This is a predicted structure of a 316-nucleotide part of an RNA (large-subunit ribosomal RNA, domain IV) from a Candidatus Altiarchaeota archaeon. Its Rfam family is "Archaeal large subunit ribosomal RNA". Its Rfam clan is "LSU clan". Rfam links the family to the GO terms ribosome and structural constituent of ribosome. Rfam 15.1 lists 2,955 matches to the family in 1,139 species. The source organism's lineage runs through Archaea, Nanobdellati and Candidatus Altarchaeota. It was read from a public genome assembly.
[in-house]
Context: one part of a larger RNA
C1' cells in the first nucleotide's frame, strides 16, 4: 500500500449522479394504530410499555405445564450471545402472483384473468407431412383456431374518399377451349361469337390498415370571442387528460417545498407534435421498478485516527 473487519469526540448527507456503502430497527407479550379502500385490506401501519432470577399467594389443567398479583434481588445491558422489519409522505409506470436476455439488462418488456373482432356445422376452421397419415380431439359453437387490447370502475366520439375484407351485379371488360366466317391443295394465320375467376360498377365494414383543417370579422374600456362569413375535406379531434416516460421554444407562468431548487408536487393551457381497445381517464392492493421530500440513523463527508487478521514489500 491492498483486501477483510472493529471502534471513534463534536457535527449529522455538508459527501455523491443518487444515502451507493454502512449504521439504525429487529424476537415475544400488552396497549395503540391514520389517509385511502374494490370493505378483503391498508397493518408488524405509525407510536408506546414490558421482558432476567428468587419467594409467597391464587387461578386453569388428570398431568407435563401455562398464567395472574405482591414482594425481593444482580448487572452497563435480561429476545444481554446467535438469530432478528428502519419508518413515513407525494408522484410516474405496470392492476395483482408469475415469466425473461444460461455468462453485462428482471424492467415500465412478456404473460395474465377480463374485453372485443374474425374464421369454423365437423371428413370443420387452423396446422405438420410429397403422400399415406398425424396434432387440435376420442373435443363439437358455453367448442376449437387466429388478431388486437390487457384486473376492476367510468367510458370508447366523427370519417368507408384511399388500402383491405365481405356481399351483390341488368351491364362493360375478360385466357385457353368450343362454334363460325375468311384463307390455304391441306395447314399456318386472320376476323367474329360464346365465356370462368378477376377487375370495372353497386353496397356494407374502423375493438379492419388507417385518418380526424385553414383564413377573416364580431359584445357599450380593453381583452377575449358564445356568434357570423368564407375556402376546403371522406371526416375536420368529441369526452377526457395535458410543459406529460409525449412540450421544440423551456429553467413556460403561478403556488408549495429550500437560506438558495434546470428538481419534486399541485394548478394553468399558448398540445413544435395528447386523445379514446397502436385504447382514454382513474384506481385500493402489490413492486429487489423510476423520481422527489421528511424523521431516525450513521466515518458518505468535515478529517482523519487507532486497532485486528490476511496479502504484498524489505531483511535474515
Nucleotide at each position: 500500500u491492498u483486501c477483510a473487519g472493529u471502534c471513534u469526540a463534536g457535527g449529522g448527507a455538508a459527501g455523491u449522479c443518487g444515502g451507493c456503502a454502512a449504521a439504525u430497527u429487529a424476537g415475544c407479550u400488552c396497549c395503540g394504530u391514520a389517509a385511502c379502500u374494490u370493505c378483503g385490506g391498508g397493518a408488524u401501519a405509525a407510536g408506546g410499555a414490558g421482558u432476567g432470577c428468587c419467594u409467597a399467594u391464587c387461578c386453569a389443567g388428570u398431568g407435563a405445564u401455562g398464567g395472574a398479583u405482591a414482594g425481593g434481588u444482580u448487572g452497563c445491558a435480561a429476545u444481554a450471545a446467535c438469530a432478528a422489519g428502519g419508518g413515513g409522505a407525494g408522484u410516474c409506470c405496470g392492476a395483482c402472483u408469475g415469466u425473461u436476455u444460461a455468462a453485462u439488462a428482471a424492467a415500465a418488456a412478456c404473460a395474465u384473468a377480463g374485453g372485443u373482432c374474425c374464421c369454423u356445422g365437423c371428413a370443420a376452421a387452423u396446422u405438420c407431412g410429397u403422400a399415406a397419415g398425424g396434432a387440435u380431439g376420442u373435443g363439437u359453437a358455453u367448442a376449437g383456431g387466429g388478431g388486437c387490447u390487457g384486473a376492476u370502475a367510468c367510458c370508447u366520439g366523427c370519417c368507408c374518399a384511399g388500402u383491405g375484407u365481405c356481399g351483390g351485379u341488368a351491364c362493360g371488360u375478360g385466357a385457353a377451349g368450343u362454334u363460325u366466317c375468311g384463307g390455304u391443295u391441306c395447314a399456318a394465320c386472320g376476323g367474329a361469337a360464346u365465356u370462368a375467376a378477376g377487375c370495372g360498377c353497386c353496397g356494407a365494414u374502423a375493438a379492419a390498415c388507417g385518418g380526424c383543417g385553414g383564413g377573416g370579422g364580431u359584445a357599450a374600456c380593453u381583452a377575449u370571442g358564445a356568434c357570423c362569413c368564407u375556402c376546403u375535406u371522406a371526416a375536420g379531434g368529441u369526452a377526457g387528460c395535458g410543459a406529460a416516460a409525449u412540450g421544440c421554444c423551456u429553467u413556460g407562468c403561478c403556488g408549495c417545498u429550500u437560506a438558495a431548487u434546470u428538481g419534486g408536487c399541485g394548478g394553468c393551457c399558448u398540445g413544435c407534435a395528447u386523445g379514446a381497445a397502436c385504447g382514454g381517464u382513474u384506481u385500493a392492493a402489490c413492486g429487489a421498478g423510476g423520481c422527489u421530500c421528511c424523521c431516525a440513523c450513521u466515518g458518505u463527508c468535515c478529517c482523519a485516527g487507532a486497532c485486528u487478521g490476511a496479502a504484498g514489500c524489505u531483511c535474515g